Bacterial RNase P class A from a Planctomycetota bacterium, 404 nucleotides, folded computationally. The source organism's lineage runs through Bacteria, Pseudomonadati and Planctomycetota. Its Rfam family is "Bacterial RNase P class A". By type it is a ribozyme. Rfam links the family to the GO terms dimeric ribonuclease P complex, ribonuclease P activity and tRNA processing. The prediction has a mean pLDDT of 79.
RNA sequence: GGAGCCGAGCGGACGGUCGCGGCGGCACGUCGAAAGACGGCGCCCGCCGAGGAAAGUCCGGGCACCGAAGGGCAGGACGGUGGGUAACGCCCACCGGGCGCAAGCCCAGGGACAGUGCAACAGAGAACCAGACCGCCGAACGGCGGCCGAAAGGCCGCGCGUGGCAAGGGUGAAACGGUGGGGUAAGAGCCCACCGCCCCCGUGGUGACACGGGGGGCACGGCAAACCCCGUCCGGUGGAAGCCCGCAUAGGGAGGGAGCGGAGGCGACUCCGCACGAGGCGGCUCGUCUCGUCACGACCUCCGGGUAGGGCGUUCGAGGCGGGCGGCGACGCCCGUCCCAGAGGAAUGGCCGUCCGGGGCCGCGAGGCCCCGACAGGACCCGGCUUACAGCACGGCUCCGGCA
Numbered sequence: 001g002g003a004g005c006c007g008a009g010c011g012g013a014c015g016g017u018c019g020c021g022g023c024g025g026c027a028c029g030u031c032g033a034a035a036g037a038c039g040g041c042g043c044c045c046g047c048c049g050a051g052g053a054a055a056g057u058c059c060g061g062g063c064a065c066c067g068a069a070g071g072g073c074a075g076g077a078c079g080g081u082g083g084g085u086a087a088c089g090c091c092c093a094c095c096g097g098g099c100g101c102a103a104g105c106c107c108a109g110g111g112a113c114a115g116u117g118c119a120a121c122a123g124a125g126a127a128c129c130a131g132a133c134c135g136c137c138g139a140a141c142g143g144c145g146g147c148c149g150a151a152a153g154g155c156c157g158c159g160c161g162u163g164g165c166a167a168g169g170g171u172g173a174a175a176c177g178g179u180g181g182g183g184u185a186a187g188a189g190c191c192c193a194c195c196g197c198c199c200c201c202g203u204g205g206u207g208a209c210a211c212g213g214g215g216g217g218c219a220c221g222g223c224a225a226a227c228c229c230c231g232u233c234c235g236g237u238g239g240a241a242g243c244c245c246g247c248a249u250a251g252g253g254a255g256g257g258a259g260c261g262g263a264g265g266c267g268a269c270u271c272c273g274c275a276c277g278a279g280g281c282g283g284c285u286c287g288u289c290u291c292g293u294c295a296c297g298a299c300c301u302c303c304g305g306g307u308a309g310g311g312c313g314u315u316c317g318a319g320g321c322g323g324g325c326g327g328c329g330a331c332g333c334c335c336g337u338c339c340c341a342g343a344g345g346a347a348u349g350g351c352c353g354u355c356c357g358g359g360g361c362c363g364c365g366a367g368g369c370c371c372c373g374a375c376a377g378g379a380c381c382c383g384g385c386u387u388a389c390a391g392c393a394c395g396g397c398u399c400c401g402g403c404a
Stems, first nucleotide, its partner, number of pairs: 001400007009392002012355007020049006026042001028039004051375001055386002058384005063238004070286004075234005080094005095109001096107004110229002115227002117223002133169002135165003140162003143158006177195006196218001197216008242312004252303005259274006275293007319338008356373007
């Protein structure tokens, strides 16, 4: 100097002018002895006022309600080990595998011997141990040809037949272990060495695993992000949740709708038991809770009527910032400091000027001119993931080249 990898950050600044939302103070009016309360205004003063993703609505929670929420099935999620956290499907560290020279990056990472299923086409053959397209062999048997021989028979050649082979090549995403050597007629874990696979032991580690040693058979492939099996976890709904106050109406109308026994009582009626009817508990079921059961009837269905006002929830939090300590790290603890939107059709905008950052053109230069400044805005609040983002600069690490 170049090429990369990882982490975290800013993302316009200043001045002037007009205009916004919230809170507080002051002033004014009413009530009140006072403290204080209420009211509508003033634009008088002071303070605060969008994000790293506010987005997606995907996970996990806090909070609130559902009549005690318990069990099972279905359903969903996660899946190496150990940690972090309120919790998680998130984050951290490590293990294993893959990619990269490396820094680093990626992984839905338990099970294929519980079962079912899939692999088109090509290919000889696609998983019970199979398979012969191109090929290799000629040891054995037979045959053909030649030579020798009196004959028996012997020698050579052939790849012809029977036969042997799956090592080489081809097909394919994948071919029933890999490399090298021996052996063989040619070959093959047939044998041997190393690796791979399985088993045992030792060492290290919390563990997943790693290393070392020994032995064995050289063999029973792939896909589960296919159905499935195993292990672990999981109530629901949601701020239009909910709570309070006020106003108003019609406590309206129609249909359906489930019993017996005992006790007390003058009666109205009350209590108990079993049974029945209905409703609630994410779907189903068991169970449980509540209400009703002879007519004043729970509940279900349909028709109709009133209200949509005000307040709380609503921002003090698993909070932000600074420092210290512990930890490889996620993170935890301690000290100090701060209060940083609370709208309710939904507030921060308009104008002017100067500067800043980037790009282009002109100019010897000073400089001049033009263009651009990203993604994008709360609505109960947090923890996370995912997606979008013009430009600028910071820190650490890896590799290549050059100089000293």